[in-house]
């Protein structure tokens, strides 16, 4: 310098003016003014895991679902780290839904003789019969060769045989078992023995091991309003209280129904509940914007938050210490204009002029994964060429 | 915001345990007819997209896209 591989980061900046939402203050309220805060690496998909809330503070069994090499990390996970094994690459490195097919069942289309305790189509060999002969027919042996297929029941050489065959032998590959050595382990290396060889598929049923109660902030809590009918008061204008109504089914201790996927049991609540028709409401506060405590100001404590440093660890991460306080809307704020700068593209009379600035966008919160993303920056490593 | 479902020619639909993707209507061409229609014959065109498992995927798995439904 070229080619490549892995990881991390940014993803327009500054100023002025106008505007929007939250909180606090001034202000008796409102209006108005001031201060301060105001999208992301994915806020997205809702694919996993949790927090939180309600249902027995969460029960038993079956069914069902998920995960799947080993060791570790984490609140937890299907996530992350390290290693093992298999595959790819010269290499850095990448990929793997990576338990079990020697527990059982199923399936393996077409082609092919035969597709799983295999198989005789061609070929080879033997015997018998027929034929002058070439050869043909029948019976049998044979999986070495041909051929089919994604896949054909170890490979090479030899012995052997009528021809052949793990039928036998040597070597090799593979499997099972035993032993030794290393490793926490997956596993690796070595020695011996054995029968001679065992197909694929579990992202088919299934088996083994581990995990999972259900629902979700429209969870859930509180307040207000409210229609028919009834009741009470009334100054006859109305006000207040209770609270939708009609029909039908099943029920009130002989227990309907409910406890948010199915079945059985158990436990709890229980006087209403279910269906059809008709009608009313279409509001607010909290949850909720780190959490908890104190009546509040404010302070204190804590962490599954962020950030910096140190220590331990190969690493994921953990421990300790310091600092920070970080959107909270509810038809839903987080924006617009101008100027300068930055990046990039186009035009150029070289003075400049014009265009563009990705994907996208909170809605209970957090940890992951996946997907989308113009352009740019940084670092580690590998291979090749050249020079010193 | 949360939960659930579907996708097969232009339209409507089928496909068993994974094994040559069918059917009806529509379209096109031809025959019949003086012409059109009817009828008959033939024909075009498809598994939402990408990747994976498998010998083989409409079907199984993963990710995405589009559309639809439900709720206090």
């Nucleotide at each position: 310098c070229g080619a490549g591989u892995c990881g991390g980061c940014c993803g327009g900046g500054u100023g002025a003016c106008c505007g929007c939402g939250g909180u606090c203050c001034c202000c008796g309220c409102a209006a108005g003014g001031g201060a301060u805060c105001g999208a992301g690496g994915a806020a997205a998909g809702u694919c996993c895991g949790g927090a939180c809330u309600c249902c027995a503070c969460a029960g038993a069994g079956c069914a069902g679902g998920g995960c799947g090499g080993u060791g570790g990390g984490c609140a937890a996970c299907a996530c992350c780290c390290a290693c093992c094994c298999g595959g790819g690459g010269c290499g850095a490195c990448c990929c793997g839904c990576g338990g079990g097919a020697a527990a059982g069942u199923g399936c393996c289309a077409c082609a092919g003789a035969g597709a799983a305790c295999a198989g005789a189509c061609c070929g080879c060999c033997c015997a018998g019969c027929c034929g002058c002969g070439a050869g043909g027919c029948u019976g049998g042996g044979u999986c070495a060769g041909g051929g089919u297929g994604a896949a054909a029941c170890g490979g090479u050489g030899g012995u052997g045989u009528a021809a052949g065959a793990g039928a036998c032998c040597a070597c090799c590959a593979g499997c099972a078992c035993u032993c030794c050595a290393g490793g926490u382990g997956a596993c690796u290396g070595g020695a011996g023995u054995g029968g001679c060889u065992c197909g694929g598929u579990a992202a088919a049923c299934c088996c083994c091991g581990c995990c999972c109660g259900g629902a979700g902030c429209a969870a859930g809590a509180c307040c207000a309003a409210g229609a028919a009918g009834g009741g009470c008061c009334u100054u006859c204008g109305g006000g207040c209280c209770u609270g939708u109504g009609a029909c039908g089914g099943c029920g009130u201790u002989c227990g309907a129904g409910g406890g948010c996927u199915g079945c059985u049991c158990g436990c709890c609540c229980g006087a209403g509940u279910c269906g059809u028709c008709a009608g009313g409401u279409a509001g607010g506060u909290c949850g909720c914007a780190c959490g908890c405590g104190c009546a509040g100001c404010g302070c204190g404590c804590g962490a599954a938050g962020g950030u910096c440093g140190c220590u331990g660890g190969u690493g994921a991460c953990a421990g300790c210490g310091g600092c920070c306080g970080c959107a909270g809307a509810u038809g839903g704020a987080u924006g617009g204009u101008c100027a300068c700068c930055c990046g990039u593209c186009c035009c150029u009379u070289c003075g400049g002029g014009g265009g563009c600035g990705a994907c996208a966008g909170a809605a209970u919160c957090c940890g992951g994964c996946u997907u989308a993303u113009a352009g740019g920056c940084c670092g580690g490593c590998u291979c090749g060429u050249c020079c010193c | 915001u949360g939960g659930g479902g579907u996708a097969u020619g232009g339209g409507g639909u089928a496909a068993u345990u994974g094994g040559c993707a069918g059917c009806c209507c529509a379209g096109c061409g031809g025959a019949u007819u003086c012409u059109g229609g009817u009828u008959c014959c033939g024909u075009u065109a498809g598994u939402c997209u990408a990747g994976g498992u498998u010998c083989g995927a409409g079907u199984c798995c993963u990710a995405g896209u589009a559309c639809c439904c439900c709720a206090a």

The prediction has a mean pLDDT of 77. Two RNAs folded together computationally: RNase P RNA and transfer RNA, 460 nucleotides in total. Rfam match: Bacterial RNase P class A.